Model confidence (mean pLDDT): 89 of 100. A computed fold for a 340-nucleotide part of an RNA from an uncultured bacterium, annotated as small-subunit ribosomal RNA, central domain.
Context: one part of a larger RNA
RNA sequence: CUGGGUGUAAAGGGAGCGUAGGCGGUGCGCCAAGUCUGGAGUGAAAUGCCGCAGCUUAACUGCGGAACUGCUUUGGAAACUGGCAGGCUUGAGUAUGGUAGAGGCAAACGGAAUUUCUAGUGUAGCGGUAAAAUGCGUAGAUAUUAGAAGGAACACCAGUGGCGAAGGCGGUUUGCUGGGCCAUUACUGACGCUCAUGCACGAAAGCGUGGGGAGCAAAUAGGAUUAGAUACCCUAGUAGUCCACGCCGUAAACGAUGAGUACUAAGUGUCGGGUUACCGGUGCUGAAGUUAACACAUUAAGUACUCCGCCUGAGUAGUACGGUCGCAAGGCUGAAACUC
Numbered sequence: 001c002u003g004g005g006u007g008u009a010a011a012g013g014g015a016g017c018g019u020a021g022g023c024g025g026u027g028c029g030c031c032a033a034g035u036c037u038g039g040a041g042u043g044a045a046a047u048g049c050c051g052c053a054g055c056u057u058a059a060c061u062g063c064g065g066a067a068c069u070g071c072u073u074u075g076g077a078a079a080c081u082g083g084c085a086g087g088c089u090u091g092a093g094u095a096u097g098g099u100a101g102a103g104g105c106a107a108a109c110g111g112a113a114u115u116u117c118u119a120g121u122g123u124a125g126c127g128g129u130a131a132a133a134u135g136c137g138u139a140g141a142u143a144u145u146a147g148a149a150g151g152a153a154c155a156c157c158a159g160u161g162g163c164g165a166a167g168g169c170g171g172u173u174u175g176c177u178g179g180g181c182c183a184u185u186a187c188u189g190a191c192g193c194u195c196a197u198g199c200a201c202g203a204a205a206g207c208g209u210g211g212g213g214a215g216c217a218a219a220u221a222g223g224a225u226u227a228g229a230u231a232c233c234c235u236a237g238u239a240g241u242c243c244a245c246g247c248c249g250u251a252a253a254c255g256a257u258g259a260g261u262a263c264u265a266a267g268u269g270u271c272g273g274g275u276u277a278c279c280g281g282u283g284c285u286g287a288a289g290u291u292a293a294c295a296c297a298u299u300a301a302g303u304a305c306u307c308c309g310c311c312u313g314a315g316u317a318g319u320a321c322g323g324u325c326g327c328a329a330g331g332c333u334g335a336a337a338c339u340c
Stems, first nucleotide, its partner, number of pairs: 003312004007294002012308001014201001016199002021194003025088002029084003033081002035077008049065006091191001092188003096183004103177007110154001115149007125136002162169002206247006215241002220236004258307006266285008289296002313340003322333004
């Protein structure tokens, strides 16, 4: 490189937008670059192949032929690819009218609960565990009543329910805003698909600056347990968790399943729309088919096509070195010797 693969054996990029590139609906006309066909030139000789011949044979050598799959040039063909011109509407999009939704951002508000504080009642315990102890409490705790403060999260509804490209999104209201779906068919007329590099997004943890800090809680301290206990259990408790702005750029970022299009039995739930023909999503069971099996099965892992990423024995190792990004932590790229 070819081939074969990529749910679980190695392998789908975390996810999107999109440049170059690759690929691309339908009918007519023209061109003739690709393509096909004829002619001419060239493709040295030798080697190699086929045939014949010469040394007694063979190796070796000689002669002839085909071939040299190519290139150049010229005449022609026009189905396909391509180019140009001008059409079409089914792909794609726009408009109009509806519609569901925890989609996003900002602001305001609400109740329950925890904690703390103040005041009242009240008295000796509370708390915690398998059992305890540390701890809290006569300076009046726990319990209970009233009031106040403050932060964080939003019970029920709640659902193999919904929305979002993914990460993710859940109290209520308002403002701004993205996308989807359905219907009418009016318009544009291939405007499409994919996408190396690139750009922007990206849970949690972590980092920088400034706030905030109720609960929880790495670290840490104490109490237990234990042979020990740098743990599991208990009492405390700091970063952090929250907000603003800026970084980081990783996850079992999972459906461990890239995106798009077309086609291929049924049965049964559910969500949205609809003129009840149907269309769009999301589940389960299952035919053909596929699969090493498990299983997948119109939401394919089936049948095909287009484009991108990735894999190529195990360890060494996602390490070293170099480069690059980052404040750092570290990320991305990514070997080899050697061993089996």